[in-house]
RNA sequence: GGGGUUGUAGCUCAGUGGUAGAGCGCUCGCCUUGCAAGUGUGAGGCCCUGGGUUCGAACCCCAGCACCA
Numbered sequence: 001g002g003g004g005u006u007g008u009a010g011c012u013c014a015g016u017g018g019u020a021g022a023g024c025g026c027u028c029g030c031c032u033u034g035c036a037a038g039u040g041u042g043a044g045g046c047c048c049u050g051g052g053u054u055c056g057a058a059c060c061c062c063a064g065c066a067c068c069a
Base pairs, nucleotide, nucleotide: 004068006066007065010024011023012022013021018055026042028040029039030038048064049063050062051061052060
């Protein structure tokens, strides 16, 4: 330099065009003498950036940036 892969919550990952989810973690309760475990609840993401297509884009297209092999 060329081709490919990946980029979504603090972490690990789902989500194939119509209001964005799970597990772990965190908050506040229940339980306990207390802690852990268990259980209920809540907060937290304008989906890497900029354009394009579309009535509508996390999702399709282009360019860029970063990671991986």